The RNA shown here (Glycine riboswitch aptamer) has 112 nucleotides and comes from Variovorax sp. OV329. Its Rfam family is "Glycine riboswitch aptamer". Rfam links the family to the GO term glycine biosynthetic process. The literature on the family includes a 2004 paper in Science by Mandal et al., "A glycine-dependent riboswitch that uses cooperative binding to control gene expression". Model confidence (mean pLDDT): 75 of 100. The organism belongs to Variovorax, within Bacteria. The sequence is in RNAcentral, with records from Rfam.
[in-house]
RNA sequence: CGUUUCCCGGCUGGAGAGAGGUGCGGCGCCCUUCGUGAGCGUGGCACCCACCGAAGGAGCAAACCCCGAUCGUGGGGCGAAUCUCUCAGGUAAAGCGGACAGCAGGGGUGGC
Numbered sequence: 001c002g003u004u005u006c007c008c009g010g011c012u013g014g015a016g017a018g019a020g021g022u023g024c025g026g027c028g029c030c031c032u033u034c035g036u037g038a039g040c041g042u043g044g045c046a047c048c049c050a051c052c053g054a055a056g057g058a059g060c061a062a063a064c065c066c067c068g069a070u071c072g073u074g075g076g077g078c079g080a081a082u083c084u085c086u087c088a089g090g091u092a093a094a095g096c097g098g099a100c101a102g103c104a105g106g107g108g109u110g111g112c
Stems, first nucleotide, its partner, number of pairs: 002112002005108004010103004018049001020048005026042004031037001050091003056087001057085003064077004
C1' cells in the first nucleotide's frame, strides 16, 4: 500500500398481511324542530376475531465432540437461515419501522 474478514454509522433500494367488529369518548363539517339528534370524515383507548413475518426473540438438520454399544445404533454437547413458531412487532394510502442488498467512508484483527 492493497486484499480477506468483523464491527460502526451515512446515503440509496427494500416485502407480506382486515380501510375488520364492538364499546367509550375527542375534533371538524353538515342538516336542524335550536332540544341537541342524525349523517360524514379523522384520529385515540380498551376488548374480540382473522391474518403477516424481513426489528428483536425462541426452536432445530447434517457435520464435529463425549459416553455407551461392538458390526450395533442409543443418550448428551455444540450447532444455520430468508426454514419453523408467532412471545414481541405489524396488517388502506401516506408516514414510521424493516431482515437483506448496493455505494462510498471510519475503526479493528489475521495472512500475504